[in-house]
């Protein structure tokens, strides 16, 4: 170093600006108020992987190190079941380019996003000062 064990600490971002007006208010109506939910448009992207791209080391490489994907591949939360401890389900990507070879590189267009509230919500209010993939760091154990 690597295993295991304990504990500590961290561990999610988001509607600018404009239309509309259910509905409130009113005796009534205008005028007024009125969706970060409609519609135009804007804006976000949890964790481990996994590059041919940077960059760093090196004489040098296909070496090692550091960064690197919302839609590839896996995981978490969430959402339903239920003995509370498990099981289950769980969104979304294509073209063109370079090239031996694209799922990650390059250019262009698209797409997706839990439950509960409320004018129908990825962005707003709640569950949540939870939970949590898992990052970092002490100490210990064997060996």
């Nucleotide at each position: 170093a690597a295993a295991c064990u304990u504990c500590u600490u961290c561990a999610g971002g988001g509607c600018a600006g404009g239309g509309u007006g259910a509905g409130g208010a009113u005796u009534a109506a205008a005028a007024c108020c009125a969706a970060u939910u409609c519609c135009c448009g804007a804006c976000c992207g949890g964790c481990g992987g996994u590059a041919a791209a940077g960059g760093g080391u090196g004489a040098a490489a296909g070496g090692c190190c550091c960064u690197g994907a919302g839609c590839c591949c896996g995981c978490g939360a969430g959402c339903c079941c239920c003995c509370c401890g498990g099981g289950g389900u769980a969104g979304a990507u294509c073209c063109g380019g370079u090239g031996a070879g694209a799922a990650g590189c390059u250019g262009g267009a698209g797409c997706c996003g839990a439950c509960g509230g409320u004018a129908a919500a990825g962005u707003c209010c709640g569950g949540a000062a939870g939970a949590g993939a898992g990052a970092a760091g002490a100490a210990g154990u064997a060996a």